Predicted 3D model of a 523-nucleotide part of an RNA (small-subunit ribosomal RNA, 5' domain) from a Chloroflexota bacterium. Its Rfam family is "Bacterial small subunit ribosomal RNA". The RNAcentral record of the full RNA draws on ENA and SILVA.
Context: one part of a larger RNA
RNA sequence: GGAUGAACGCUGGCGGCGUGCCUAAUACAUGCAAGUCGAACGAGGAGCCUCAGCACUUGUAUUCGUACUCGUGCAGAGGAUUUCCUAGUGGCGAACGGGUGAGUAACGCGUUGGUGACCUGCCCCGAAGAGGGGGAUAACUCUGGGAAACUGGAGCUAAUACCCCAUGUGGUCAUGAGGAUUAGAUGCCUUAUGACUAAAGGACUUCGGUUCACUUCGGGAGGGACCUGCGUCCCAUCAGCUAGUUGGUAGGGUAAUGGCCUACCAAGGCUUACGGGUAGGGGACUUGAGAGGGUGGCCCCCCACACUGGAACUGAAACACGGUCCAGACACCUACGGGUGGCAGCAGUAGGGAAUAUUGCGCAAUGGACGAAAGUCUGACGCAGCAACGCCGCGUGUGCGAUGAAUGCCUUCGGGUUGUAAAGCACUUUUCUGAGGGAAGAGGAAGGACGGUACCUCAGGAAUAAGUCUCGGCUAACUACGUGCCAGCAGCCGCGGUAACACGUAGGAGGCAAGCGUUAUCC
Numbered sequence: 001g002g003a004u005g006a007a008c009g010c011u012g013g014c015g016g017c018g019u020g021c022c023u024a025a026u027a028c029a030u031g032c033a034a035g036u037c038g039a040a041c042g043a044g045g046a047g048c049c050u051c052a053g054c055a056c057u058u059g060u061a062u063u064c065g066u067a068c069u070c071g072u073g074c075a076g077a078g079g080a081u082u083u084c085c086u087a088g089u090g091g092c093g094a095a096c097g098g099g100u101g102a103g104u105a106a107c108g109c110g111u112u113g114g115u116g117a118c119c120u121g122c123c124c125c126g127a128a129g130a131g132g133g134g135g136a137u138a139a140c141u142c143u144g145g146g147a148a149a150c151u152g153g154a155g156c157u158a159a160u161a162c163c164c165c166a167u168g169u170g171g172u173c174a175u176g177a178g179g180a181u182u183a184g185a186u187g188c189c190u191u192a193u194g195a196c197u198a199a200a201g202g203a204c205u206u207c208g209g210u211u212c213a214c215u216u217c218g219g220g221a222g223g224g225a226c227c228u229g230c231g232u233c234c235c236a237u238c239a240g241c242u243a244g245u246u247g248g249u250a251g252g253g254u255a256a257u258g259g260c261c262u263a264c265c266a267a268g269g270c271u272u273a274c275g276g277g278u279a280g281g282g283g284a285c286u287u288g289a290g291a292g293g294g295u296g297g298c299c300c301c302c303c304a305c306a307c308u309g310g311a312a313c314u315g316a317a318a319c320a321c322g323g324u325c326c327a328g329a330c331a332c333c334u335a336c337g338g339g340u341g342g343c344a345g346c347a348g349u350a351g352g353g354a355a356u357a358u359u360g361c362g363c364a365a366u367g368g369a370c371g372a373a374a375g376u377c378u379g380a381c382g383c384a385g386c387a388a389c390g391c392c393g394c395g396u397g398u399g400c401g402a403u404g405a406a407u408g409c410c411u412u413c414g415g416g417u418u419g420u421a422a423a424g425c426a427c428u429u430u431u432c433u434g435a436g437g438g439a440a441g442a443g444g445a446a447g448g449a450c451g452g453u454a455c456c457u458c459a460g461g462a463a464u465a466a467g468u469c470u471c472g473g474c475u476a477a478c479u480a481c482g483u484g485c486c487a488g489c490a491g492c493c494g495c496g497g498u499a500a501c502a503c504g505u506a507g508g509a510g511g512c513a514a515g516c517g518u519u520a521u522c523c
Stems, first nucleotide, its partner, number of pairs: 001523004006519005013394006019387002021352001026350003030347003035092003040089002043086004048079004053074004059068003099305003108232004113227003118224003123220007131165004140155006170197010201212004233277003240270003245267008280302004284295004307328005330341004358384001360383003366380001367378004397427004408417003432460006441450001467512005472493003478507005488495002
């Protein structure tokens, strides 16, 4: 000198774009953050139409008994195309998106290859199919237990829920035969025989069909899994480490290879190993002419984690942040028998700390889930709020103005300086205030949280807007007074003991400027 997720002191006008718990992966009140589909299904309720009833009520006629009629409310019966709502069964999603960096020195990450050892829901292309039948169960009704959370029994019912049979284009497996390629074939290709193996309907319809789904298989895209060469911090005051350890055979397990696991056999394997400390990795950021050094906040990619430890279930995918089970710590409820919870999601609270924001608006846009769609949900996201935390831009007036006014300070008392500075005159309106108009962002009509915002026009009036640090040398900028090795200053050298350009104050000057200075850290 440059840099920062900064903090502190003094000061503070505006705008744009960014950024904002680095500490306690500490504990969390409250609200929201993952739902959706009635075009899969039964049921309940509301609405609709018709009928008759009761009560109140408007009007007409009236023989005052009543008849007809308008409307409202209540409960009831029936109907039907249909509209809406709801708990439940069922489907898809909930493995994405969002957060954090505790752990991890590792094939975790980066990069180069490999899989002849693999998987893949939704999506795209292609081939073939969707025949017949069955038994349940929630909801519901009845009835128990419990303070609650919840849960038991009996009975009824539906499906794109579940099961069985058939068909087998295909697929899988077994046995046999043949073949190609390759570094390498048990796993690839062709073929024969045998065994096993599938499905579901919904909506519309001109009844022809259309469309959305369903099943099996082949291919693709995107995604994932595993293996591998190389690279990846400090300590030798860590020198030896290792028994599933190293290899083989067989088996199990997995989507798949493999001591991944097991049995048996052999005795191997590693060498900055092993141990300890520290740490998420990369793209990047920062500094530097570069080489190199330092860092890994925001954004993007990968990994790991979700109160702590362990486990599996479901599923195409999890060993699963807002799922389940077990154990533990903590907290809460309790009728003491037993239960409930997990903000490292967005806000917010307490605590810690030098220190880090609103319990805001909206799904209008972009994207996501579901749905045929309308649409619903979305603290992702888009915006707004707070903070000079950073970068960038603008302003705090412009021109003229010498009796060089007054004041302050210094003085050799002549004057010098403050200083064209002010006053004064003329002008301008970026900003500011007020008024009016007013967007784009939304691809056909409408629909905008931001927002009456940006922007435009008009009016008013210099009006609303300057500080901070320094002045001995390094280092730009000097005098006076006070103090008297005191009080104090200080980055280094060093100042201060009675003439201090170094302390304090004042005047003046210099630097930077909505900032300035200090501290911390890196180059």